[in-house]
RNA sequence: UUGUUAUCAAGAAAGACCGAGGGACAGGCCCGAUGAAGUCUUGACAACCACUCCGCAGCAAUGCUGGGCAGGUGCCAAAUCCUGCUCCGAUUUUUAUCGGAGAUAGAUAAGUG
Numbered sequence: 001u002u003g004u005u006a007u008c009a010a011g012a013a014a015g016a017c018c019g020a021g022g023g024a025c026a027g028g029c030c031c032g033a034u035g036a037a038g039u040c041u042u043g044a045c046a047a048c049c050a051c052u053c054c055g056c057a058g059c060a061a062u063g064c065u066g067g068g069c070a071g072g073u074g075c076c077a078a079a080u081c082c083u084g085c086u087c088c089g090a091u092u093u094u095u096a097u098c099g100g101a102g103a104u105a106g107a108u109a110a111g112u113g
Stems, first nucleotide, its partner, number of pairs: 001113001004110005013042005021031003025084004043076001045074001048072002051068003055064003080105001085102007
């Protein structure tokens, strides 16, 4: 970096350094000198992969449900903060608003080229 699969309304922050931005993009709306982003330390959350136990299926390889653990990742404002494209429904804000479904985009994990 390409593509695939799964998940994304749950959960979880203190300290030190530094000093103005940050929430992917656009619009909105927010967060921020009562300290943004970043770096470091410690801690927490979660359970994708790994490991492990029971059960079931199978000749076996292995697969599946559930439990444990916390080694590899991840993560610790707001639903992925909301919307973005398409379709459906409702409503006299009708090039609109509200609700729903799907897609796109993005994030994370595990494979793949």
This is a predicted structure of a 113-nucleotide RNA (SAM riboswitch aptamer (S box leader)) from Chitinophaga pinensis. The coordinates come from a structure-prediction model, not an experiment, and the mean pLDDT is 83. The source organism's lineage runs through Bacteria, Pseudomonadati, Chitinophagia, Chitinophagales and Chitinophaga. Its Rfam family is "SAM riboswitch aptamer (S box leader)". Gene Ontology term of the family: regulation of gene expression.